The RNA shown here (c-di-AMP riboswitch aptamer (ydaO/yuaA leader)) has 139 nucleotides and comes from Desulfobacca acetoxidans. It matches the Rfam family "c-di-AMP riboswitch aptamer (ydaO/yuaA leader)". About the family: This family represents a conserved RNA structure found upstream of the ydaO and yuaA genes in Bacillus subtilis and related genes in other bacteria. The organism belongs to Desulfobacca, within Bacteria.

[in-house]
């Protein structure tokens, strides 16, 4: 110098999951864990109206991009769909990569009011164009 790993701290991605303020622990300190509150952000419940044939175990229904299909089925091809940043949004083409978990518990269309619950996890991110916000200047 180069590769690979640990641990801290910034700045940053994908995601709702981020910000304060009090207690308690631990640590020199930053700062980590665990409570409790309050913003914001995000989810489910839940009337009129309105939609929906009805009833079904072949149960149904929820968050999640994460869904569906075949087959020689601990798995394996595809695929709806997600991501791929360096000011910010669209957007074309090509390429990569992911297409997983989990809940409720027979019960859920919508949904004012009202009820609730969530604040995780993972990472450092390809390449060529068009468009438009912006922003500096200049007449």
């Nucleotide at each position: 110098c180069c590769g690979g790993g640990c641990c801290g701290g910034c700045c940053g991605c994908c995601g709702a999951a981020u910000u304060c303020u009090c207690c308690g622990g631990c640590c020199u300190u930053c700062g980590c864990c665990g409570g409790a509150g309050a913003a914001a952000c995000g989810g489910g419940g839940g009337a009129c109206c309105c939609a929906g044939g009805c009833a079904u175990a072949a149960g149904g229904g929820g968050c999640u991009u994460a869904u569906c299909g075949c087959c020689g089925c601990c798995g394996g091809c595809g695929u709806a769909g997600g991501a791929c940043a360096a000011c910010c949004u669209c957007u074309a083409c090509g390429g990569u990569c992911c297409g997983a978990g989990c809940c409720c518990g027979u019960c859920a269309g919508c949904u004012a009011a009202c009820c609730u619950c969530g604040u995780a996890g993972g990472c450092g991110u390809c390449g060529u164009g068009g468009a438009g916000a912006g922003c500096a200047u200049c007449c």